[in-house]
SAM riboswitch aptamer (S box leader) from a marine eukaryotic metagenome, 114 nucleotides, folded computationally. The prediction has a mean pLDDT of 82.
RNA sequence: CUCAUCAAGAAAGGUGAAGGGUUCAGGCCCGUAGAAGCCUUAGCAACCUGUCGGGGUGCACAACGACAAGGUGCUAAUUCCUGCCCGCGAUUGAUUAUCGCAGGGAGAGAUGAG
Numbered sequence: 001c002u003c004a005u006c007a008a009g010a011a012a013g014g015u016g017a018a019g020g021g022u023u024c025a026g027g028c029c030c031g032u033a034g035a036a037g038c039c040u041u042a043g044c045a046a047c048c049u050g051u052c053g054g055g056g057u058g059c060a061c062a063a064c065g066a067c068a069a070g071g072u073g074c075u076a077a078u079u080c081c082u083g084c085c086c087g088c089g090a091u092u093g094a095u096u097a098u099c100g101c102a103g104g105g106a107g108a109g110a111u112g113a114g
Stems, first nucleotide, its partner, number of pairs: 001114006011041005019030003024083004042075003047071003050067004079108001084105003087101005
């Protein structure tokens, strides 16, 4: 850089000592009944490898399905929410104003594969 996915799922122990939820801002939340980091064990998931099934035709192969052995990943809250654009609704005499929406998109980020 490209592609795919991101509302589901899954935590205990040890160590550690005050922070953490990626960054900035705002909000909200987690934390001395012990945060981050590190270690151990367990679990979740099924992206890649592998095995098995499947398969129009002899071999091979695709979709699809199963397993969870190997490589990653993950195990509070949607990627915790918002920020930019659009849509819808409400308020208002009216608006380019204010508020709301598990509406859509962009951007950013995370993970995997290349």